[in-house]
Record summary: Large-subunit ribosomal RNA, domain VI from SAR202 cluster bacterium AD-802-E10_MRT_200m, 269 nucleotides, folded computationally. Its mean pLDDT, the model's own confidence on a scale to 100, is 88. The RNAcentral record of the full RNA draws on ENA and Rfam.
Context: one part of a larger RNA
RNA sequence: CGUAGGAGGCUUGCGGGGAGCUCUCCCUAGUACGAGAGGACCGGGAGGGACGGCCCGCUGGUGUGCCGGUGGUGCCGCCAGGUGCCAGAGCCGGGUAGCCAAGGCCGGAUGGGAUAAGCGCUGAAUGCAUAUAAGCGCGAAGCCCACCCCAAGAUUAGGCCUCCCAUCCGCCAUUAGGCGGAGUAAGAUCGCAAGUAGACCACUUGCUCAAGAGGGCGGAGGUGGAAGGAGGGUAACCUCUGAAGCUGACCGCUCCUCAUCGAUCGAGG
Numbered sequence: 001c002g003u004a005g006g007a008g009g010c011u012u013g014c015g016g017g018g019a020g021c022u023c024u025c026c027c028u029a030g031u032a033c034g035a036g037a038g039g040a041c042c043g044g045g046a047g048g049g050a051c052g053g054c055c056c057g058c059u060g061g062u063g064u065g066c067c068g069g070u071g072g073u074g075c076c077g078c079c080a081g082g083u084g085c086c087a088g089a090g091c092c093g094g095g096u097a098g099c100c101a102a103g104g105c106c107g108g109a110u111g112g113g114a115u116a117a118g119c120g121c122u123g124a125a126u127g128c129a130u131a132u133a134a135g136c137g138c139g140a141a142g143c144c145c146a147c148c149c150c151a152a153g154a155u156u157a158g159g160c161c162u163c164c165c166a167u168c169c170g171c172c173a174u175u176a177g178g179c180g181g182a183g184u185a186a187g188a189u190c191g192c193a194a195g196u197a198g199a200c201c202a203c204u205u206g207c208u209c210a211a212g213a214g215g216g217c218g219g220a221g222g223u224g225g226a227a228g229g230a231g232g233g234u235a236a237c238c239u240c241u242g243a244a245g246c247u248g249a250c251c252g253c254u255c256c257u258c259a260u261c262g263a264u265c266g267a268g269g
Base pairs, nucleotide, nucleotide: 001153005164006163007162008161009160010159011158015150016149017148018147021049022048023047024046025045026044027043033038051107052106053105054104055103059101060100061099062098066094067093068092069091070090072086073084074083075082076081111145112144113143118138119137120136121135165269167182168181169180170179171178172177187265188264189263190262191207192206193205194204195203212258213257214256215254216253217252218251219250221247222246223245228241229240230239231238232237
């Protein structure tokens, strides 16, 4: 810009993309077959590999400052306790969310259609024969559909539901009407708070008739027993107070803070 008014939702699927794998074991059955050795078709069942999608309850990884331990050194007058700096987290032990795999779940299926090689029915030409000449079947991991995803710029521009209405001005036209403009409607954008989204944009959730984020409070989870005090011990240290103290991202509650106030665009069919 188009999709013959303007919007907000939900869709159909033209067409396109993805997937399509495979092994072992058991039963049938030591059956058919075979002198034996060996050893099935058909059908049924159970495990597995690789690959792919999704997920984080489980097992784990990471988790740059969430908790704890720890030597040197500066500072807080000293003790105790803290707080910095250097070693590019100093090192060590753990670890929520998120992100992950080595962890979990699921997938290839099934069915239909038309066929290939191949196998047939009926059947002439050619009184026979012949699957073919007319006609009709069966038959693949392959093809089309079925499964998953995208998808109406599919210019063949589709469908359904809902919302908005018929204002004002100018020019042309004697009318119907055409062209241009203004302010609006539904609605949208800008702006702002954000994240389930993300390079930007977009998308999504919110903007006071408000829980969008921060803070506060509560909880979960993590760490692992704070400081101070008391008791014990020669001391290192231990015990009690006390599942203590501290605690990012997780789950809630709460208008304390910030989303204020607004501006612009947007139909007349």